[in-house]
Context: one part of a larger RNA
Molecule: small-subunit ribosomal RNA, 5' domain
Organism: uncultured bacterium
RNA sequence: GGACCAACGCUGGCGGCGUGCGUAACACAUGCAAGUCGGACGCGCGGGGGCAACCCUGGCGCGUGGCGGACGGGUGAGGAACACGUGAGCAACCUGGCUUUUGGUGGGGGACAACUCUCAGAAAUGGGGGCUAAUCCCGCAUACGACUCGUCUCGGAGGGGGGACGAGGGAAAGCCUGUGGGCAACUACAGGCGCCGAGAGAGGGGCUUGCGGCCGAUUAGCUAGCUGGUGGGGUAACGGCUCACCAGGGCGACGAUCGGUAGCUGGUCUGAGAGGACGAGCAGCCACACUGGGAUUGAGAACGGCCCAGACUCCUACGGGGGGCAGCAGUGAGGAAUCUUCGGCAAUGGGGGCAACCCUGACCGAGCGACGCCGCGUGCGGGAAGACGGCCUUCGGGUUGUAAACCGCUUUUCUGUGGGACGAGAAGCAGGACGGUACCACAGGAAGAAGCCUCGGCUAACUACGUGCCAGCAGCCGCGGUAAUACGUAGGAGGCGAGCGUUGUCC
Numbered sequence: 001g002g003a004c005c006a007a008c009g010c011u012g013g014c015g016g017c018g019u020g021c022g023u024a025a026c027a028c029a030u031g032c033a034a035g036u037c038g039g040a041c042g043c044g045c046g047g048g049g050g051c052a053a054c055c056c057u058g059g060c061g062c063g064u065g066g067c068g069g070a071c072g073g074g075u076g077a078g079g080a081a082c083a084c085g086u087g088a089g090c091a092a093c094c095u096g097g098c099u100u101u102u103g104g105u106g107g108g109g110g111a112c113a114a115c116u117c118u119c120a121g122a123a124a125u126g127g128g129g130g131c132u133a134a135u136c137c138c139g140c141a142u143a144c145g146a147c148u149c150g151u152c153u154c155g156g157a158g159g160g161g162g163g164a165c166g167a168g169g170g171a172a173a174g175c176c177u178g179u180g181g182g183c184a185a186c187u188a189c190a191g192g193c194g195c196c197g198a199g200a201g202a203g204g205g206g207c208u209u210g211c212g213g214c215c216g217a218u219u220a221g222c223u224a225g226c227u228g229g230u231g232g233g234g235u236a237a238c239g240g241c242u243c244a245c246c247a248g249g250g251c252g253a254c255g256a257u258c259g260g261u262a263g264c265u266g267g268u269c270u271g272a273g274a275g276g277a278c279g280a281g282c283a284g285c286c287a288c289a290c291u292g293g294g295a296u297u298g299a300g301a302a303c304g305g306c307c308c309a310g311a312c313u314c315c316u317a318c319g320g321g322g323g324g325c326a327g328c329a330g331u332g333a334g335g336a337a338u339c340u341u342c343g344g345c346a347a348u349g350g351g352g353g354c355a356a357c358c359c360u361g362a363c364c365g366a367g368c369g370a371c372g373c374c375g376c377g378u379g380c381g382g383g384a385a386g387a388c389g390g391c392c393u394u395c396g397g398g399u400u401g402u403a404a405a406c407c408g409c410u411u412u413u414c415u416g417u418g419g420g421a422c423g424a425g426a427a428g429c430a431g432g433a434c435g436g437u438a439c440c441a442c443a444g445g446a447a448g449a450a451g452c453c454u455c456g457g458c459u460a461a462c463u464a465c466g467u468g469c470c471a472g473c474a475g476c477c478g479c480g481g482u483a484a485u486a487c488g489u490a491g492g493a494g495g496c497g498a499g500c501g502u503u504g505u506c507c
Base pairs, nucleotide, nucleotide: 001507002506003505004504006503007502008501009500010499013376014375015374016373017372018371019369020368021334026332027331028330030329031328032327035067036066037065040064041063042062043061044060045059047056048055049054074288075287076286084212085211086210087209088208089207090206093205094204095203098201099200100199101198102197103196104195105194106140108138109137110136115130116129117128118127119126120125147168148167149166150165151164152163153162154161174193175192176191177190178189179188180187181186214260215259216258221251222250223249226248227247228246229245230244231243232242233241263285264284265283266282267278268277269276270275290310291309292308293307294306312323313322314321315320340366342365343364344363348362349360350359351358352357379409380408381407382406389400390399391398392397413448414444415443416442417441418440419439423434451496452495453494454493455492456477457476458475462491463490464489465488466487472479473478
């Protein structure tokens, strides 16, 4: 000098864009943050029609079922590891939804919620009897190909790679719209959304591996599933992953092991570069979700799912129950220090749905903070050999100083009034939180808007008074003990300017 997630002191007009718990991964009141589908299905309530059985409609609710809750959002505790980065490999693998290709969707059976009856309980909730639908569950039929086995063959890289034949063997679900028939149930055809088997693609993931990136030798030896083999198990898949048996290996001064520290990266800061330091925000990956452990469901696994244990906390009728903000706000605590319990789904994106639409503290916006960067303003011109006042003085004067007053002008900004968006293009309709905002016009009036640090040398800027090794200053050298340009105040000056200084950290 530059930089900062800054803080502190003094000061503070406006706007744009960013950014804001670095400390206690401390504890959390309250609200919200993941639902949706009636075009899968049953029931209850409501409305209409009908004498009634019953039918219709759309609204609300409960439950079954489906998809989603594995995304999105947060945090950095742990972890020195194939966690990350980069390159390569899988002849050892998986993949819901999406795209595409192909074949199919026949015929039966059953249960459990909701509901009803009943029992227990303060509650949370639970037990028992009974009824019931489905795209719920289970057989049967059918099977191009997939899969398993056998034979052959091609390729080759030892192998689970490609192909042919034979045998074995396994699927499915319906709903809506239109037209026709039928009183209706229903049925035929067409279309749409689905469902089942198989192939391919895209995207996502799993595993292996070369290389790369911290400190300590005042840590020198480490290792028992530990190294390899055979076999069994297990996984989507390779593998000591796991187990039995056998062998005795494996790692290490090219630093094993141990200890400390740490999320990694794209990048950021600095620097001419080499390098050094850092990893906030944004983006990719990883890890975690009160602490530890476990499984279940599922294509995939668990922040706002389940179970167990523990600590803490809340309710209780004392028998027993509930909870998990490292989501968005917000509270307490810690701290030098870090925001609103805001608006909206209008946009972008996500989930569900044929759709209408619903949900979305993702997101878009607004609010607070000079926390940062950038921009703008606090007026412009004229105006005396130069007012008053202040300060200094050799008492002549000098300086503040064109500075002010005064005259003329302008209106950025400000205030008021009026107008007023883009953001919503790609079939049509609807749709704007921001926001009466930005912006534009008119009117008014210099009107409402300057401070902070420094002035001994380094280093740009000097005098007076006070003080008297006191009070104090100080980055280094050093100032202060009676004329201090170094302390304090004043005048003046220098620097920067809505900021200026100080402290801390990095280069």